[in-house]
RNA sequence: UCAACGCAAGGGCAAACCCGUCGUAAGGCGGGGACGCAAAGCCUCCGGUCUCGAGCGCUGAAAGGCUCGAGAUAGCGGGGUUACCGGC
Numbered sequence: 001u002c003a004a005c006g007c008a009a010g011g012g013c014a015a016a017c018c019c020g021u022c023g024u025a026a027g028g029c030g031g032g033g034a035c036g037c038a039a040a041g042c043c044u045c046c047g048g049u050c051u052c053g054a055g056c057g058c059u060g061a062a063a064g065g066c067u068c069g070a071g072a073u074a075g076c077g078g079g080g081u082u083a084c085c086g087g088c
Base pairs, nucleotide, nucleotide: 005086006085007087012037013036017032018031019030020029021028022027035075041081042080043079045078046077047076048073049072050071051070052069053068054067055066056065
């Protein structure tokens, strides 16, 4: 330096829930809090899931379904990309 690994040490992140705040919502952000995480750093390219709106069609109606649009989720998975520590 490169690759692999995460048993030890150091350091990192932070689910549910609660409070505040933004959003119609899914959910985001900040604080508290730790279920977990070796990329739980970053990116919606692919698939999934969820939300809102419109259309289609069935129905008495609603719910559910399909299509389209706009979003959310990177802690649903794949892919891309970058990277900390290190004893035996």
Molecule: c-di-GMP-I riboswitch aptamer
Organism: Gammaproteobacteria bacterium